[in-house]
Context: one part of a larger RNA
RNA sequence: CCCCUGCUAAGGAACUAGGCAAAAUGACUCCGUAACUUCGGGAGAAGGAGUCCCCUGCGGGGUGAAGGUGCGAGCCACCGGAGCGCUGCGGGGGCGCAGAGAAACGGCCCUACCGACUGUUUAACAAAAACACAGGUCUCUGCGAAAGCGCAAGCUGAGGUAUAGGGGCUGACACCUGCCCAGUGCCGGAAGGUUAAGGGGAGGGGUUAGCGCGAGCGAAGCCCUGAGCCGAAGCCCCGGUGAACGGCGGCCGUAACUAUAACGGUCCUAAGGUAGCGAAAUUCCUUGUCGGGUAAGUUCCGACCCGCACGAAAGGUGUAACGAGUGGGGCGCUGUCUCAGCAGGGGACCCG
Numbered sequence: 001c002c003c004c005u006g007c008u009a010a011g012g013a014a015c016u017a018g019g020c021a022a023a024a025u026g027a028c029u030c031c032g033u034a035a036c037u038u039c040g041g042g043a044g045a046a047g048g049a050g051u052c053c054c055c056u057g058c059g060g061g062g063u064g065a066a067g068g069u070g071c072g073a074g075c076c077a078c079c080g081g082a083g084c085g086c087u088g089c090g091g092g093g094g095c096g097c098a099g100a101g102a103a104a105c106g107g108c109c110c111u112a113c114c115g116a117c118u119g120u121u122u123a124a125c126a127a128a129a130a131c132a133c134a135g136g137u138c139u140c141u142g143c144g145a146a147a148g149c150g151c152a153a154g155c156u157g158a159g160g161u162a163u164a165g166g167g168g169c170u171g172a173c174a175c176c177u178g179c180c181c182a183g184u185g186c187c188g189g190a191a192g193g194u195u196a197a198g199g200g201g202a203g204g205g206g207u208u209a210g211c212g213c214g215a216g217c218g219a220a221g222c223c224c225u226g227a228g229c230c231g232a233a234g235c236c237c238c239g240g241u242g243a244a245c246g247g248c249g250g251c252c253g254u255a256a257c258u259a260u261a262a263c264g265g266u267c268c269u270a271a272g273g274u275a276g277c278g279a280a281a282u283u284c285c286u287u288g289u290c291g292g293g294u295a296a297g298u299u300c301c302g303a304c305c306c307g308c309a310c311g312a313a314a315g316g317u318g319u320a321a322c323g324a325g326u327g328g329g330g331c332g333c334u335g336u337c338u339c340a341g342c343a344g345g346g347g348a349c350c351c352g
Base pairs, nucleotide, nucleotide: 001347002346003345004344005343006342007341008340010338011337014336019333027051028050029049030048031047036041038172052094053093054092055091056090057089058088059087060086062084063083067079068078069077070076071074095099107331108330109329110328111327112326113325114323115322119131120130135170136169137168138167139166140165141164147156148155149154173318174317175316176315178248179247180246183245184244185241186240187239188238189237192236193235194234198230199229203225204224205223206222207221210217211216249267250266251265252264253263276310277307288304289303290302291301292300
């Protein structure tokens, strides 16, 4: 000097990214407990008091001897209450620094965010605001179901049957969930347009029986081609559909101080963001501005709204309870610190 452990004057978070670690709290009985709340809870809220031994009084259970009474004469019933033991309340006394005398054994409160909750997860850096979840909703599926596995047979679904099963999104509960169907998707439609294989075979070509003096023409068959025409779904087209993929404007002017603009004009669009929330787990400018808390506060809480770039089931806003979740504050307590000291054990170091 290092590790583990114990103690520490005064102060008490000044430490630090952060009270990390440590300290503190701690059991049982009694008293007493707020906001809020889904009336269950919150609650062990918080905050207090008591706790050992001896003597003694009173009470409550347990067990139940002696003795007594009865007649049905029993290992009977009833009365009886000694003794023993348990427990509660009171009076008096005793000892120690200390009576839950050791050990085991919650620190608490206020506030905000996220997620309703119990659960689940990155075996070996992450336990979470991620996943799941009841509940909501959309959609597919009529049963040899849809969907999935398999080349198939076959199997799961399910020995189930739409109050069932599969898939997607959302995620308790409360109040709600606006506008746009132009594009894309899906659903419906089938008149028209387009359209494959196929059908069909006009026509063209090759070959050559034949014809012709020749140039050449050229039946049938075979072969190669091959137009119009008839051909489904799909697409085009016509509608519907947002808890389908998604989207939800710009410029200019205007009120008797100023400022602002309920109001007007204009351009564009499928439609121009409703409610609610808002410097937010979202705000760049930004430590926005004001208020609160502090002596002092880029964090925090309450407001404002100029939302760079919230917004309604990729849900919006609230929310009691819950959380080894995250942020802010406080009480208690402390070697975290001011600032270090001492002690015990084990190393390091020296010798072998």
Molecule: large-subunit ribosomal RNA, domain IV
Organism: Pseudomonadota bacterium